[in-house]
RNA sequence: GCCCUCGUGGCGGAAUUGGUAGACGCACUAGACUUAGGAUCUAGCGCCUCUGGCGUGUCAGUUCGAGUCUGACCGAGGGCA
Numbered sequence: 001g002c003c004c005u006c007g008u009g010g011c012g013g014a015a016u017u018g019g020u021a022g023a024c025g026c027a028c029u030a031g032a033c034u035u036a037g038g039a040u041c042u043a044g045c046g047c048c049u050c051u052g053g054c055g056u057g058u059c060a061g062u063u064c065g066a067g068u069c070u071g072a073c074c075g076a077g078g079g080c081a
């Protein structure tokens, strides 16, 4: 230099035909239980200017609609020279 794969909450990881983003698990927070802790159970757990809006590496494009398709970048891994 060229080619391929990948990038989603704090972490792992779903959503695969383009149709409610974050299922499920872990971690964390609060409560119950306990003398206390652990375990277990229940609820919660992205951001904001919060009747709502935004959020899938970044910026654009296609579309009524994009995590998904297209382009250019950025990053990680692999292959060739």
Stems, first nucleotide, its partner, number of pairs: 001080007010026003019064001028044005046054003057073005